[in-house]
RNA sequence: GGGGACGUAGCUCAGUUGGCUAGAGCGCCGCAUUCGCAUUGCGGAGGUCGUGAGUUCGACUCUCAUCGUCUCCACCA
Numbered sequence: 001g002g003g004g005a006c007g008u009a010g011c012u013c014a015g016u017u018g019g020c021u022a023g024a025g026c027g028c029c030g031c032a033u034u035c036g037c038a039u040u041g042c043g044g045a046g047g048u049c050g051u052g053a054g055u056u057c058g059a060c061u062c063u064c065a066u067c068g069u070c071u072c073c074a075c076c077a
Base pairs, nucleotide, nucleotide: 001073002072003071004070005069006068007067010026011025012024013023019057028044029043030042031041032040050066051065052064053063054062
């Protein structure tokens, strides 16, 4: 330098032949339960879907650029 994969909540991930209000488990906070803790039940907070632009009536999803991680190849000393 070239190719490929991945990037979504604090963590692990799902969701994409473009369309309902962006979700699950764990974790966190509150309440109930308990003498107390744990467990369990109920409720809640937390996201500009890596970043920027484009296409479209509409983008997590398609296109381009870019950043990061992993990986393969090539080149140089």